Predicted 3D model of a 478-nucleotide part of an RNA (small-subunit ribosomal RNA, 3' major domain) from an uncultured delta proteobacterium. The RNAcentral record of the full RNA draws on Greengenes. Its Rfam family is "Bacterial small subunit ribosomal RNA".
[in-house]
Context: one part of a larger RNA
RNA sequence: UGACGGGGGCCCGCACAAGCGGUGGAGCAUGUGGUUUAAUUCGACGCAACGCGCAGAACCUUACCCAGGCUAGAAAAGUAGUGAAGUCUGUAGAAAUACGGAUGUGCCUUUCGGGGAGCUCUAAUCCAGGUGCUGCAUGGCUGUCGUCAGCUCGUGUCGUGAGAUGUUGGGUUAAGUCCCGCAACGAGCGCAACCCUUGUCAUUAGUUGCUAACGGUUCGGCCGAGCACUCUAAUGAGACUGCCGGGGUUAACCCGGAGGAAGGUGGGGAUGACGUCAAGUCCUCAUGGCCCUUAUGUCUGGGGCUACACACGUGCUACAAUGGUCGGUACAAAGCGCAGCGAGCCCGCGAGGGGGAGCGAAUCGCAAAAAGCCGGCCUCAGUACGGAUUGCAGUCUGCAACUCGACUGCAUGAAGGCGGAAUCGCUAGUAAUCGUUGAUCAGCAGGCAACGGUGAAUACGUUCCCGGGCCUUGUACA
Numbered sequence: 001u002g003a004c005g006g007g008g009g010c011c012c013g014c015a016c017a018a019g020c021g022g023u024g025g026a027g028c029a030u031g032u033g034g035u036u037u038a039a040u041u042c043g044a045c046g047c048a049a050c051g052c053g054c055a056g057a058a059c060c061u062u063a064c065c066c067a068g069g070c071u072a073g074a075a076a077a078g079u080a081g082u083g084a085a086g087u088c089u090g091u092a093g094a095a096a097u098a099c100g101g102a103u104g105u106g107c108c109u110u111u112c113g114g115g116g117a118g119c120u121c122u123a124a125u126c127c128a129g130g131u132g133c134u135g136c137a138u139g140g141c142u143g144u145c146g147u148c149a150g151c152u153c154g155u156g157u158c159g160u161g162a163g164a165u166g167u168u169g170g171g172u173u174a175a176g177u178c179c180c181g182c183a184a185c186g187a188g189c190g191c192a193a194c195c196c197u198u199g200u201c202a203u204u205a206g207u208u209g210c211u212a213a214c215g216g217u218u219c220g221g222c223c224g225a226g227c228a229c230u231c232u233a234a235u236g237a238g239a240c241u242g243c244c245g246g247g248g249u250u251a252a253c254c255c256g257g258a259g260g261a262a263g264g265u266g267g268g269g270a271u272g273a274c275g276u277c278a279a280g281u282c283c284u285c286a287u288g289g290c291c292c293u294u295a296u297g298u299c300u301g302g303g304g305c306u307a308c309a310c311a312c313g314u315g316c317u318a319c320a321a322u323g324g325u326c327g328g329u330a331c332a333a334a335g336c337g338c339a340g341c342g343a344g345c346c347c348g349c350g351a352g353g354g355g356g357a358g359c360g361a362a363u364c365g366c367a368a369a370a371a372g373c374c375g376g377c378c379u380c381a382g383u384a385c386g387g388a389u390u391g392c393a394g395u396c397u398g399c400a401a402c403u404c405g406a407c408u409g410c411a412u413g414a415a416g417g418c419g420g421a422a423u424c425g426c427u428a429g430u431a432a433u434c435g436u437u438g439a440u441c442a443g444c445a446g447g448c449a450a451c452g453g454u455g456a457a458u459a460c461g462u463u464c465c466c467g468g469g470c471c472u473u474g475u476a477c478a
Base pairs, nucleotide, nucleotide: 001478002477003475004474005473007472008471009470010469011468012467013466015462016461019426020425021424022423023422026317027316028315029314030313031312032311033310034308035307042053043052064303065302066301067300068299069298070297073127078125079123080122081121083119086103087102088101089100090099091098092097107116108115109114129292130291132290133289134288138286139285140281141280142279143277145275150189151188152187153186154185155184156165157164158163169180170179171178195269196268197267198266200237201236202235203234204233205232206231209227210226214224215223216222240263243257244256245255246254247253319419323378324377325376326375327374328373329372335366336365337364340359341358345354346353347352385416390411391410392409393408394407395406396405432454433453434452435451436450437449438448
């Protein structure tokens, strides 16, 4: 100087408390451990591994296993030679592949012999290739403490020195934020602001919106017409403790009030200082070293990553009446669409099929939003709750759904009566609850990312648990 203390003081954070909803019990989904297996590829392991890499394992992916092949190789570059390239097709084979058959003559140039570009095949060679090892050799990227308020420097001063001072102190703040004081005076990286979004208004603009005013109307902004309003998207205004009162060192600042759409960083996001964990990743990529080179490379078929006595994490659905079911009827936002989205119409109980209008989309479509509201039934029952499991019959995607897809109909109807010890999230348009869209994607979403609808309860307080900041104290630790 740090680190640590079941030392002290001060102060924060859904840290506790107050409250609401969960997990832990059930069934299923998913990840992991374990076990099994020819293989169940590999990595990730307290917080910060475990719906994580995987934004989508039937083949492919695929790195694993079995079998069948290749050895200058599946892809790249140079040299020589051959043939245009390409198209159709036969035999063997599970395919890879091997051996054939037919067809075909292009582009630029030419002294009509040929030459050149491009592509195919062959040969030799300098070589390729490796998701093989080492993240404790590395770059890059990332997690975490932590959006915490800290981390430092120059000069000066103090100290033999390590170092201190500044950065401590009195106030204050979300903040090393600001004020005051002070052997310090300044400065840098952080904080804040500048950026995006949302909340109000104005201007500009009207093939979306509106009947607001008029006319027509097969009644639908449908048409004429108009940009007032809504909206869209560009520019600007607006909030600064600016004003008033009180408190305070007359300061910073705090409390209350006015005006205002908004008030004291308005809400949300992006943004992550010096560093810590030899944290994670050599399976994104790059890269040192080591290793393999008829194999640890590479091609193909099939299997596996989907196994199942168990154990754990994360979720979904429930156990019902604030509910279930049937009929009727409203109101979103944000997205996506041409190898695409696909209306109306017809067929099917349905998944879906037929058909194809319109739309490269404020114009058409996906599309129905759901919870909600109105009415009927159910009356506390393992039930008209719950839907696992299983049987049969189907639909769709795809070369192909046996291992191993999703969905539909009929039948079957399991556990489950609110969950032990323990444990998690959340302070407001939040929790809870309801649906919608997107990425990946042929197909497959209970996961993930986003969107809106309905919409609470509670916070006395900081003694205690956890994490953190500042000052101080002890130390045999560094």